Context: one part of a larger RNA
RNA sequence: CUGGGCGUAAAGGGUACGUAGGCGUUUUAGAAAGUUAUGUGUUAAAUACUUUAGCUUAACUAAAGAAGUGCACAUAAAACUAUUAAAAUAGAGUUUGAGAGAGGAACGCAGAAUUCAUGGUGGAGCGGUGACAUGCGUAGAUAUCAUGAGGAAAGCCAAAUGCGAAGGCAGCCUUCUGGCUCAAAACUGACGCUGAGGUACGAAAGCGUGGGGAGCGAACAGGAUUAGAUACCCUGGUAGUCCACGCCGUAAACGAUGAUAACUAGCCGUUGGGGGGAUUUACCCCUUAGUGGCGAAGCUAACGCGUUAAGUUAUCCGCCUGGGGAGUACGGCCGCAAGGCUAAAACUC
Repeated sequence: CUGGGCGUAAAGGGUACGUAGGCGUUUUAGAAAGUUAUGUGUUAAAUACUUUAGCUUAACUAAAGAAGUGCACAUAAAACUAUUAAAAUAGAGUUUGAGAGAGGAACGCAGAAUUCAUGGUGGAGCGGUGACAUGCGUAGAUAUCAUGAGGAAAGCCAAAUGCGAAGGCAGCCUUCUGGCUCAAAACUGACGCUGAGGUACGAAAGCGUGGGGAGCGAACAGGAUUAGAUACCCUGGUAGUCCACGCCGUAAACGAUGAUAACUAGCCGUUGGGGGGAUUUACCCCUUAGUGGCGAAGCUAACGCGUUAAGUUAUCCGCCUGGGGAGUACGGCCGCAAGGCUAAAACUC
């Protein structure tokens, strides 16, 4: 080099875009780099092989012959790969007309509820628990009515739903904006796939500066419980949670399943389009793009997967190689820090 794997045993990068590289549709013609055939030269000697010969034989030795991956050149072939030229349209894209959507950003608005403030009624408890207590309350609480303030979150609709590359996205209106799907044609003409490095995005927590702060609530305090209780329960409560800008760059970032393309029984739901039919609101059939359930074949150690594959194939990338030491040390890079990324060994079983 060849080889075996990655849902759960070790192993899919958090996600996308994209550089180099790798791989890449159909037809014709050329040339002949790869490729194939033939020939020539070379491929030292010794060794090894074949046949002889010499030591009584063998080992050993000598002679002759054949063979020789490869390399160079010459001639030839033209299927395949690469290449040149010309074309094509099935991949990819553009245009037109429709459509659905919690996709993203910004501004504004409304309602329910909690809390607080002020005023009215009222007069002894409230709150909380398994039961208590801390706590609040005659300086008038809880309850109830009215008015006001402020912040955060979005009831019903709601779903096996939808959208997004992933993280994620849900009150309503407006503006700006990305992607997707379908239908029928026209156009471009391989413009494609993947993608080491790289770049961008990336929940929560955390960090910096400045705001904001209703509820909740790490830390903290108190009350209980308990043998103890640095907890679970209760009363409070600071950071934080919210906003703007800038960092961090990690998650069971999960479908624990990389991307793209093709092929391989069906049945039952559901969402968005299109077509057809009907007894025309509601139903049925076909088709297309999603999203679920069950299952043929097949696969799998089993569980299970099964046209949304973990089946059958192709291309490209990432990753794994016994457990612990250890995702640690050291070094480097990044970060304000917290820390992140890269990543061993001794030793041990």

Annotation:
A computed fold for a 349-nucleotide part of an RNA from an SAR324 cluster bacterium, annotated as small-subunit ribosomal RNA, central domain. RNAcentral holds the full RNA, with entries from ENA. The organism belongs to SAR324 cluster, within Bacteria. It matches the Rfam family "Bacterial small subunit ribosomal RNA".